[in-house]
RNA sequence: AUUGAACGCUGGCGGCAUGCCUAACACAUGCAAGUCGAACGGUAGCAGGCCCUUCGGGGUGCUGACGAGUGGCGGACGGGUGAGUAAUGCGUAGGGAUCUGCCUCAUUGAGUGGGAUAGCCUAGGGAAACUUAGGGUAAUACCGCGUAAGCCCGAAAGGGGAAAGCCGGGGACUGUUAAAGGCCUGGCGCGAUGAGAUGAACCUACGUCGGAUUAGCUUGUUGGUGAGGUAAAGGCUCACCAAGGCGACGAUCCGUAGCUGGUCUGAGAGGACGACCAGCCACACUGGGACUGAGACACGGCCCAGACUCCUACGGGAGGCAGCAGUGGGGAAUAUUGGACAAUGGGCGCAAGCCUGAUCCAGCAAUGCCGCGUGUGUGAAGAAGGCCUGCGGGUUGUAAAGCACCUUCGGUGGGGAGAAAGAGGUUGUUGAUAAUACCAACGACGGAUGAUGUUACCCACAGAAGAAGCACCGGCUAACUCUGUGCCAGCAGCCGCGGUAAUACAGAGGGUGCGAGCGUUAAUCGGAAUUACUGGGCGUAAAGGGUGCGUAGGUGGUUUUGUAAGUUAGGUGUGAAAUUCCUGGGCUCAACCUGGGGACUGCGCCUGAUACUGCGAGACUAGAGUACUGUAGAGGAAGGUGGAAUUUCUAGUGUAGCGGUGAAAUGCGUAGAUAUUGGAAGGAACAUCGGUGGCGAAGGCGACCUUCUGGACAGAUACUGACACUGAGGCACGAAAGCAUGGGGAGCAAACAGGAUUAGAUACCCUGGUAGUCCAUGCCGUAAACGAUGAAGACUGGCUGUUGGAAACCUUAGGGUUUUUAGUAGCGAAGCUAACGCGUUAAGUCUUCCGCCUGGGGAGUACGGCCGCAAGGUUAAAACUCAAAGGAAUUGACGGGGGCCCGCACAAGCGGUGGAACAUGUGGUUUAAUUCGACGCAACGCGAAGAACCUUACCUACCCUUGACAUCCUCGGAACCUUCUAGAGAUAGAGGGGUGCCUUCGGGAACCGAGAGACAGGUGCUGCAUGGCUGUCGUCAGCUCGUGUCGUGAGAUGUUGGGUUAAGUCCCGUAACGAGCGCAACCCCUAUUCUCAGUUGCCAACAGGUAAAGCUGGGAACUCUAAGGAGACUGCCGGUGAUAAGCCGGAGGAAGGUGGGGAUGACGUCAAGUCCUCAUGGCCCUUACGGGCUGGGCUACACACGUGCUACAAUGGCGGUGACAGUGGGAUGCGAAGGGGCGACCCGGAGCCGAUCCUAAAAAGCCGUCUCAGUUCGGAUUGCACUCUGCAACUCGAGUGCAUGAAGGUGGAAUCGCUAGUAAUCGAGGAUCAGCAUGCCUCGGUGAAUACGUUCCCGGGCCUUGUACACACCGCCCGUCACGCCAUGGGAGUUGGUUCUACCCGAAGAUGGUGCGCUAACCGCAAGGAGGCAGCCAGCCACGGUAGGAUCAAUGACUGGGGCG
Repeated sequence: AUUGAACGCUGGCGGCAUGCCUAACACAUGCAAGUCGAACGGUAGCAGGCCCUUCGGGGUGCUGACGAGUGGCGGACGGGUGAGUAAUGCGUAGGGAUCUGCCUCAUUGAGUGGGAUAGCCUAGGGAAACUUAGGGUAAUACCGCGUAAGCCCGAAAGGGGAAAGCCGGGGACUGUUAAAGGCCUGGCGCGAUGAGAUGAACCUACGUCGGAUUAGCUUGUUGGUGAGGUAAAGGCUCACCAAGGCGACGAUCCGUAGCUGGUCUGAGAGGACGACCAGCCACACUGGGACUGAGACACGGCCCAGACUCCUACGGGAGGCAGCAGUGGGGAAUAUUGGACAAUGGGCGCAAGCCUGAUCCAGCAAUGCCGCGUGUGUGAAGAAGGCCUGCGGGUUGUAAAGCACCUUCGGUGGGGAGAAAGAGGUUGUUGAUAAUACCAACGACGGAUGAUGUUACCCACAGAAGAAGCACCGGCUAACUCUGUGCCAGCAGCCGCGGUAAUACAGAGGGUGCGAGCGUUAAUCGGAAUUACUGGGCGUAAAGGGUGCGUAGGUGGUUUUGUAAGUUAGGUGUGAAAUUCCUGGGCUCAACCUGGGGACUGCGCCUGAUACUGCGAGACUAGAGUACUGUAGAGGAAGGUGGAAUUUCUAGUGUAGCGGUGAAAUGCGUAGAUAUUGGAAGGAACAUCGGUGGCGAAGGCGACCUUCUGGACAGAUACUGACACUGAGGCACGAAAGCAUGGGGAGCAAACAGGAUUAGAUACCCUGGUAGUCCAUGCCGUAAACGAUGAAGACUGGCUGUUGGAAACCUUAGGGUUUUUAGUAGCGAAGCUAACGCGUUAAGUCUUCCGCCUGGGGAGUACGGCCGCAAGGUUAAAACUCAAAGGAAUUGACGGGGGCCCGCACAAGCGGUGGAACAUGUGGUUUAAUUCGACGCAACGCGAAGAACCUUACCUACCCUUGACAUCCUCGGAACCUUCUAGAGAUAGAGGGGUGCCUUCGGGAACCGAGAGACAGGUGCUGCAUGGCUGUCGUCAGCUCGUGUCGUGAGAUGUUGGGUUAAGUCCCGUAACGAGCGCAACCCCUAUUCUCAGUUGCCAACAGGUAAAGCUGGGAACUCUAAGGAGACUGCCGGUGAUAAGCCGGAGGAAGGUGGGGAUGACGUCAAGUCCUCAUGGCCCUUACGGGCUGGGCUACACACGUGCUACAAUGGCGGUGACAGUGGGAUGCGAAGGGGCGACCCGGAGCCGAUCCUAAAAAGCCGUCUCAGUUCGGAUUGCACUCUGCAACUCGAGUGCAUGAAGGUGGAAUCGCUAGUAAUCGAGGAUCAGCAUGCCUCGGUGAAUACGUUCCCGGGCCUUGUACACACCGCCCGUCACGCCAUGGGAGUUGGUUCUACCCGAAGAUGGUGCGCUAACCGCAAGGAGGCAGCCAGCCACGGUAGGAUCAAUGACUGGGGCG
């Protein structure tokens, strides 16, 4: 785009079309083929006339007409259907051996006789259908005789065969008196013949679906002769003879199918289809058969058989909607038991006319196409309502309402074409004729006839009045929000949506598209160059046969000539009409109808042309081949020969191991192995040479010699003269393994055995070991049989190596150079390719031929065939299932890949953890609650810088409900202070004191209490809706951009490379050049120094002074304080490096190569953490999930883990001791001196808002003692007695004294930190805090060891490589098993269809035969005959039957694999 459609929702009108695609299933009922009285005998019924009448009626064919019958014509057309049919069909073009009613033309004839028969009557049979017998009768029915122009037969003499009348008109004449007739004439008929037209039959060529898993078919088969038969050619049929005919250019068989014009689609070529309309064919319940006829083997005819239905009196009969309606059934699905012959057409008839479900109309159906309408203009308060909202508004939306108009269509009423012209009638002319009758032809006049139809069309009337839906809105694809739902319900054409913020589900608002329709489903073509003729491919995506030889076929060198098949030009015939196209015309337009043209790309015939192809004839040598001379070679076959090695045997020497592995063991060996020496046997394979070397068609071929043999190459001549290329089938060869028979068997070695390894190890490793490997003969016929690249030929820049030749030149033995040729390799131009790559050995540009491919899986499988001894091979599907499978390349990630490099990563060291007790956190368990969060590194002394109440979020009990807190409103009261009672308290009740500030005198501000509602409140949920903040990789050196360039593209380049660095730091190189975020630097502290400034800090010099003391005057030097400078930059020197960047060493310097430390954290990753800091979307609670309060809990305790502290002791404990810090903190505070207490602490209160006072004692240190012990170590636990804080230390604080004195003697596997003022060790301070630190943060004192180095573990960076990974190796993924579902193969069989062969039966029928029986026409005087009928017989044959095959389908216990989950 389309449809004969169907379904869902919806539905106003009209026009034109279309309407059982399924059950060629079965059919009730009605109709669909009759007509003619001008062929006939006639008169049942109707009407009329006449006659009779008893008035009831009867008679009369007399007339109009006409039932039934005889006869004629038509029922062979029209109408239906598509079952069958793959050719007895159809289409196109031809052909000759034919027939043809009605029609046209022509010629000619139509004379004369006869016998029957229906109807009818009579008598029977039967339920009926129908039928029998007898008696009459007519014809255009039937049959003779005569005639025969032409016709037919024929031996060219002859022979044979026809007919029918009817009607109209008519003046004489004739005929009985009348008539019927005769006669004349017209018309319609009749016979014969010829011709035409139309229709029909036959034959030929070409075209006409799929299957080769159908390869052979055929006996009347193929041909001939003869005969028969037909309308006619012909094996159409028969007899005889011959043995043919068809087939790979697809016979036969199977499946499917009516064919065509055309229809749909498509740019076309094609593809699909064959409804309606038109041509042809076939069929008419199924099968067979003939009759009649011009025509049939006959839809509404006949006979027979069969199935089915109906009637029946059971004896018999009847029927055929695939005609029009209609019914049942089937189905997703397809209409009225309508009107009319008015028109068109058909049949009959002289005609009037009759018949006509053909046809014309109407009805039903949005089934399709086309047209029209459902209103138009105006209208902002942008109404109400809805929806959304950021609460401002937006949108629906000029939409509505309102106002003003119009009136198509529909409705009502009225008017009103065309389709109608015939005919019959009157009349004219002409013809015919004797004729002005009649008849015919052609006119004129006038003129009955309409189913549709309430027609089309026109007018009037009323009034916006009666008339809009459907689908969609994630992308493709035009159109977006809210609510509900929560991987549910559902959607979905593909991709895919839905797991609590869904533009994808459902609803709504809004929007988009189309519109009386809109969607869905089905189907066809297109897009699809996705079967490629136009117009594809085969190295790696699917696809080159394993290789050759060669048949058919296809294709084929140069030249001359002939021919004209192909080709080509012109002409001509045909190519039906309709359709399509162009252009006119008619319906108001359109659809639709119609005139004309064009086209129908095809086929035939005629006449030309001859370039090319073909064919015939001739010539040539460039293709191909032959001869000659040479060359190289693992080319092949057979026979022989050789040495090395392994093994075994034998003999000797010799002794304890050998062998084997990652390490071992099995195994061998004291019965003498291994090792070694001599000898022997036997089999197999041929080291070095040896090579991207050679040969061969491929497989393949490797010691040497001989024989036989194939091919290739080179050179130069001669010869043949296209002999060529390819190659479906076919034939041959064809690695390894395997099979068969017979040999052989050293080594190796499937199977097998043992030993190891391992979780296991039916493996890898080891020790053995049989088939086999070897030979001969015969099979098999496959391989990643690969260059994954078929064969042959031609053309298209090169460079380099190598093998075999040839020629020329040079050369001293070697040899070298150049050219050329046949191979074989590497790199590359153009070109090709998706890219990779190929590139004169093409995957380039062309030609010829063959093979092969068409998404993945199922499957190279099943079935069938062929081959094979088997194994198996070959040929080769389908159901079902998936939305991919695949190629090449890219970026990442990953690797028990590679290279380079870094890090307390390892190593080297020091000290720990893991064992003990305790502290603390976590898990688990427990509980009314043990609130919550954090979970590898990167949770676990974490949030928590401090849970007795509070905190507190948890639990229990008791209370409050506008609330503990914010804003607004009303009323009252200052606020506030305070007493008592009840209660666990919250709270409740009762009192007392107190009257403030501003004021425009109205009131107002703050505060308190009460009340109403808006609202408050939530540590409730979601960190996977979020902001912010944080952790981590990682202070790792990376992450990117612009422009340019390269690539089809993803992308690449830059950023890679060579060096170097802590560093993408810098240098060099470079199709890149630059830039940004990171690195570094800039900032802070610290180390040196200078300047300035000196109090509370300092005190060198001067002076004073004390028991002592910077205590005082003073000083500004020093220390220090805190501001500002300087200093360090590879700056200098040497070496090294590439002359660079840099590196190494040195000097100077307080400090040396970022001096040390801190702050600083790129692009990003982990849906990392946090809704319980805060903020916040959404959801949820609202006398509670909010608020208050009491007590409890967070502190539980069989257990497990993390982090710590204290120890286990002598580098120590204890005692003594007038050594030395730094950072801090201090008013609800630090708290001195002095005093008390063993002590915690108490009394006390100086000083200090701090460089001034206090905290404050620094501790390790030093001295003495203890002497290796569960101790003078260790301090847990417990008892008693106290101290302090606090409303309160029971659950549940810290501390003190005395007493007690547990585990623990350096900690398994494993594991952590640290590279210098670091580890270790020692104490001090601070935050939090009423009190509570072994935690955290900070400060100083003492103060080490080690680093060879980068193999390994972990993490990271760069480059490279492989990849089937990309939520990226915690990836992906294979097979069995288990379960469910699905289709399918096998299967003892079973059932059915189709078909074949043999035989049996043999209806109807026509043909042939025929004694009997019967018999009108003709012959015969007769008898009888000719002929006919019936019967019988024969062959043929439908249906049916028996037996056996083939094939297809369904089904089948069980079973095989496959697919999906």
The RNA shown here (small-subunit ribosomal RNA) has 1461 nucleotides and comes from an uncultured bacterium.